c-di-GMP-I riboswitch aptamer from Smithella sp. UBA2180, 91 nucleotides, folded computationally. It was read from a public genome assembly, where an Rfam model found it. Rfam family: c-di-GMP-I riboswitch aptamer. Its family is annotated with cyclic-di-GMP binding in the Gene Ontology.

RNA sequence: GCUUGAAAAGGGCAAACCGUUUGAAAAGGCGGGGCGCAAAGUUACUGACCUAAGUCUUCGUUAAAGAGGAUAUGGUGGCGGAACUGCCGGG
Numbered sequence: 001g002c003u004u005g006a007a008a009a010g011g012g013c014a015a016a017c018c019g020u021u022u023g024a025a026a027a028g029g030c031g032g033g034g035c036g037c038a039a040a041g042u043u044a045c046u047g048a049c050c051u052a053a054g055u056c057u058u059c060g061u062u063a064a065a066g067a068g069g070a071u072a073u074g075g076u077g078g079c080g081g082a083a084c085u086g087c088c089g090g091g
Base pairs, nucleotide, nucleotide: 002091003090004089005088012037013036017032018031019030020029021028022027035078041084042083043082045081046080047079048076049075050074054071055070056069057068058067059066
């Protein structure tokens, strides 16, 4: 350096849920809490998925309110791929 593994050693992260907070929402932050994870470290490049404020459109109305549909510029790295980085052990 490449590859492979998580038995050991030292550790690391932290699901659901609860409290609080930001947000239109999805979801995120902080604290508690541990389902799990050998990259559950980082990056929205790509596929997939979630949401629909705004925009467009349909219904509705005197006009509204309201309801429906489409749409990401919003989001998910603990959905897959890809890129970068990394502790320990084997080859």